Overview:
The RNA shown here (transfer RNA) has 73 nucleotides and comes from Candidatus Gottesmanbacteria bacterium RIFCSPHIGHO2_01_FULL_39_10. The coordinates come from a structure-prediction model, not an experiment, and the mean pLDDT is 82. Lineage of the source: Bacteria > Bacteria candidate phyla > Candidatus Gottesmaniibacteriota. RNAcentral holds the sequence, with entries from ENA. Its Rfam family is "tRNA". By type it is a transfer RNA.
[in-house]
RNA sequence: GGGCCCGUGGCAUAACGGCUAUUGCGCUUCCAUGGCAUGGAAGAGAUUAGGGGUUCAAAUCCCCUCGGGUCCA
Numbered sequence: 001g002g003g004c005c006c007g008u009g010g011c012a013u014a015a016c017g018g019c020u021a022u023u024g025c026g027c028u029u030c031c032a033u034g035g036c037a038u039g040g041a042a043g044a045g046a047u048u049a050g051g052g053g054u055u056c057a058a059a060u061c062c063c064c065u066c067g068g069g070u071c072c073a
Base pairs, nucleotide, nucleotide: 001072002071003070004069005068006067007066010025011024012023018056027043028042029041030040031039032038049065050064051063052062053061
């Protein structure tokens, strides 16, 4: 330098172009215990890497950029 794959809450992960973006762990509060662990209930937390385009509608399709992985040279 070229090809391919990936980027979604703190971490991991799901989502046919169509409802308020899913679930687990973690975090906060409450209940049960003398307390811890554990269990139960509720809650906060995402400009879906960034920008542009297509579309009535984009996390999803297209282009560029950035970052990571992998292969070739």